[in-house]
This is a predicted structure of a 363-nucleotide part of an RNA (large-subunit ribosomal RNA, domain IV) from a Chloroflexota bacterium. The RNAcentral record of the full RNA draws on ENA and SILVA.
Context: one part of a larger RNA
RNA sequence: CCCACGUUAAGGAAUUCGACAACUUGACCGCGUAACUUCGGGAUAAGCGGUGCCCGUAGGGUGAAAUCUGCUUGCCAGAUGGAGCCUUUUCGGGCCUCAGUUAACAGGCUCAAGCGACUGUUUAUCAAAAACACAGGUCUCUGCUAAGCUGAAAGGCGAUGUAUAGGGGCUGACGCCUGCCCAGUGCCGGAAGGUUAAGGGGAUUGGUUAUUUUGGUUUCGACCAAAAGAAGCUGAGAACCGAAGCCCCGGUGAACGGCGGCCGUAACUAUAACGGUCCUAAGGUAGCGAAAUCCCUUGUCGGGUAAGUUCCGACCCGCACGAAUGGCGUAACGACUUGAGCGUUGUCUCAACGUGGGACUCG
Numbered sequence: 001c002c003c004a005c006g007u008u009a010a011g012g013a014a015u016u017c018g019a020c021a022a023c024u025u026g027a028c029c030g031c032g033u034a035a036c037u038u039c040g041g042g043a044u045a046a047g048c049g050g051u052g053c054c055c056g057u058a059g060g061g062u063g064a065a066a067u068c069u070g071c072u073u074g075c076c077a078g079a080u081g082g083a084g085c086c087u088u089u090u091c092g093g094g095c096c097u098c099a100g101u102u103a104a105c106a107g108g109c110u111c112a113a114g115c116g117a118c119u120g121u122u123u124a125u126c127a128a129a130a131a132c133a134c135a136g137g138u139c140u141c142u143g144c145u146a147a148g149c150u151g152a153a154a155g156g157c158g159a160u161g162u163a164u165a166g167g168g169g170c171u172g173a174c175g176c177c178u179g180c181c182c183a184g185u186g187c188c189g190g191a192a193g194g195u196u197a198a199g200g201g202g203a204u205u206g207g208u209u210a211u212u213u214u215g216g217u218u219u220c221g222a223c224c225a226a227a228a229g230a231a232g233c234u235g236a237g238a239a240c241c242g243a244a245g246c247c248c249c250g251g252u253g254a255a256c257g258g259c260g261g262c263c264g265u266a267a268c269u270a271u272a273a274c275g276g277u278c279c280u281a282a283g284g285u286a287g288c289g290a291a292a293u294c295c296c297u298u299g300u301c302g303g304g305u306a307a308g309u310u311c312c313g314a315c316c317c318g319c320a321c322g323a324a325u326g327g328c329g330u331a332a333c334g335a336c337u338u339g340a341g342c343g344u345u346g347u348c349u350c351a352a353c354g355u356g357g358g359a360c361u362c363g
Stems, first nucleotide, its partner, number of pairs: 001358008010349002014347001019344001027051005036041001038173001052095005058088005066080005071074001096100001108342007115334002120132002136171007148157003174329004179259003184256002186252005193247003199241002204236005211228007260278005287321001288318001299315005
């Protein structure tokens, strides 16, 4: 010097990002206990006192001797009685110590705010949380051979269930609420019109050539070349008919989502209830607001401190809150986060000493 402990004058958070760590508190009994509240809680709130031993006293339990009465005369029954013993959160007195839950085991507390209602779950091995879940809310699908999931299929799950059921999405107890926009996208409904596939349909038309015509050759049997060309076969193929979808017409936001700008105006000034104008599908309602969201910003004012970029209460100029990607509150709860205070302490001023084990030296 390192590790694990113990004690410490005076001070008592001055330490530090932060009281991290350590200390304090602690059991039982009695008294007492606020705001708030969903009336259950909060609450062991907070705070205060007591605790050993001896004697007496009081309460509770058990109930001996003795006495009385009765008769069925018994090791009987009943009543009175109160000894002894056990026990206690009764009360009084006394004794000893610095100290009586004498050792050990055994909540520190309070105030305010944020987030999440809660108990729960999670990154086995750096994150336990404000994340996930949750009961509750709501939308949507599903009529049973259900929807959905799984499986080439048979089948299975759903479910030996049946819309008070099952699947999916979002939100997340509870309280008060949840505004406007359907133009775009999605979904649902509609079917008049437009578009439209395969398919149907075949106007028209290409190829082939029996045959005919013309020309040439001819052994007159025919052959060659060219043109025209029926039927059949084989191609191309217009009009027209032709579903869903799309276009179209409506609906729908607890569907995806969105929720303006400029200019002027009141008898100080300032501001603008008011007016004008442009654009839009509609221009952000209630509530909240420098917020887990505010860049400027340590905004401004107030509180707390001697001093406060944090914190709390307000203001509103919301860079860039806002209503189930929920808004705002909220008792209880939290190994959550933030600020403040009381108590207490070697966290510190500032270190010291001691114990055990290392390091180190020697072996």